[in-house]
Context: one part of a larger RNA
């Protein structure tokens, strides 16, 4: 000088930031992922309508909505942690003629015809519950089948034109296979859907450098190196597996061991270096312990599924439930790290045509001097140098000290009262206008958690506000008095045995100041 800091003493405010570095210990409770009735079958709850009458009851999805149930998207994003890893993991350049990419933009073409089921609803069971058998019947943007179909796959034949090898582009004959879904509508259309091609994002792969310590780790390897041949993958590959062949890496440190996410940057420093990886950002791995795979563009998936296996709870003992390294909170571990907060107003994410719903992302607010930064805690006049302390060469004289008392002023903050914001523009909705009739501009009205908060005025009165270390030399500050190698101080060097500037108190000072000092770590 620095800190994601702790302690001690001390404290007035206010802005901006930061906040479990320890046990990836274990978790009571709530909330974090849904949304869509413009995809469906319907109707459980609310609310309206309408019928029947026995007037306080029934019916009826008819109309707003809409529980669970089929279905679509989403749920791989965002959020958290840093176990794991010395690695193409990351960082940096390339490469991919060896690869995919839903939503979203662009352009070509198409959507024609059957069919069978299944949840739900109902009947009947089982079971403490978790939760579940059976029968009947029902739907569709679910599923199936048949037609059509090429710039798409395939084969098989042949031109052309490039290239770094395998090969790439083009165009071209013939065969073959694969597609589709409806909804709403003011009847104009608008959302969607299928096939393809391009873009645009996103990602996987492959390389060349760079990447901590141990030699008191010297030899390491059998899918190992290679190569045929098949599988497998979006795709290259020992990726896997069969067969051949003995190969591969090593003092330019293999193996082994240890230790650790990695980078932008942060700290120091003139730099060169040294040291570190909290906050924010990119990437990378993890979600109780291990291990799989399913779905699906995309996950071997934090709040998804199975199996195993500690640990918890619940059981009627026969069987089930869970998984905070989300956002709060709790034991416990530590010298130590906040509230079981408000809100979808503002940015952004999902669904949805939209209105809207969801959003512990986020945007606020709460603690905390944890820090960085500004702000006050008064100005100015006042000598009798009052009264006191403290010191001395002591009738006296220094000092504290213009300090105080006193006069005059100002009111920042505090306090009381009043006003009182920007952040909000929009999108829907209503009116106009212009055409391409659903797009464009214009008017209008609506919509702030934060908050009656920031700011602004008024009001009255110095009134609401200094402390903490040190003072032998390093190192800036000196006396007394007590102690007497005691009690004690210390960073170093060393200070105390009767005159201690070095203990312990005073008095004075010097240095920082809402902090000041110690302790830990780094330069």
């Nucleotide at each position: 000088g620095a800190u994601g800091a702790a302690c001690g003493c001390u404290a007035g405010c206010g802005g901006c930031a930061g906040g479990c570095c320890u046990a990836a210990c274990a978790c009571a409770u709530g909330c974090a992922a849904g949304u869509c009735g413009a995809g469906g079958g319907g109707u459980a709850a609310c609310a309206g309508g309408g019928a029947g009458c026995u007037u306080g009851c029934u019916c009826c999805g008819c109309u707003g909505a809409c529980g669970a149930c089929c279905g679509g998207c989403g749920c791989a994003c965002g959020g958290g942690u840093g176990c794991g890893c010395a690695c193409c993991g990351c960082g940096u350049a390339u490469g991919g003629a060896a690869c995919c990419u839903a939503c979203c933009u662009u352009g070509u073409a198409c959507a024609g015809g059957g069919g069978a089921a299944u949840a739900g609803c109902c009947c009947a069971g089982g079971g403490a519950a978790a939760c579940u058998u059976g029968g009947a019947u029902u739907a569709a943007u679910g599923c199936c089948c048949c037609g059509u179909g090429g710039u798409a796959c395939c084969a098989u034949g042949a031109c052309c034109c490039g290239g770094c090898a395998u090969c790439g582009g083009g165009a071209u004959a013939u065969g073959g296979u694969u597609a589709a879904a409806g909804c709403c509508u003011u009847c104009g259309g608008g959302c969607g859907g299928u096939a393809c091609a391009a873009g645009a994002u996103g990602g996987c792969c492959a390389u060349g450098c760079g990447u901590c310590c141990c030699a008191u780790u010297a030899g390491u390897u059998u899918g190992u190196u290679g190569g045929u041949a098949a599988g497998g993958u979006a795709a290259c590959g020992g990726c896997u597996u069969a067969c051949c062949a003995a190969g591969a890496c090593u003092a330019c440190g293999a193996u082994g061991g240890g230790u650790a996410g990695g980078g932008g940057c942060c700290c120091u420093g003139a730099g060169a270096g040294g040291g570190g990886g909290a906050u924010c950002c990119c990437c990378c791995a993890c979600a109780c312990u291990g291990g799989u795979a399913c779905u699906g563009a995309g996950a071997c998936a934090c709040g998804g599924a199975c199996c195993a296996g500690a640990c918890u709870c619940c059981u009627a003992c026969g069987g089930g439930a869970g998984g905070c390294a989300g956002c709060a909170g709790u034991g416990a571990g530590g010298a130590a790290u906040a509230u079981u907060g408000g809100a979808c107003a503002a940015u952004g994410g999902a669904g949805g045509a939209g209105a809207c719903u969801c959003u512990g992302a986020u945007c606020c607010a709460g603690c905390c001097a944890u820090g960085c930064c500004g702000c006050g805690u008064g100005c100015a006049g006042g000598a009798a140098g009052a009264a006191u302390g403290c010191c001395c060469u002591a009738u006296g004289g220094g000092u504290a000290g213009u300090a105080a008392a006193c006069u005059g002023c100002u009111u920042u903050u505090a306090u009381a009262c009043g006003g009182g914001a920007a952040g909000a523009a929009a999108a829907a909705g209503a009116g106009c206008u212009a055409c391409g009739u659903g797009u464009a501009g214009c008017u209008u009205a609506c919509u702030g958690a934060c908050g009656g908060u920031a700011c602004c005025g008024u009001a009255a009165g110095a009134a609401u506000a200094a402390g903490g270390a040190c003072c032998g030399g390093c190192u800036a500050a000196c006396u007394c008095c007590g102690u007497g190698c005691c009690a004690g101080c210390a960073g170093c060097c060393g200070c105390g045995g009767u005159a201690a500037u070095a203990c312990g108190g005073a008095g004075g000072g010097u240095c920082c100041g809402a902090g000041c000092g110690u302790u830990a770590u780094c330069c």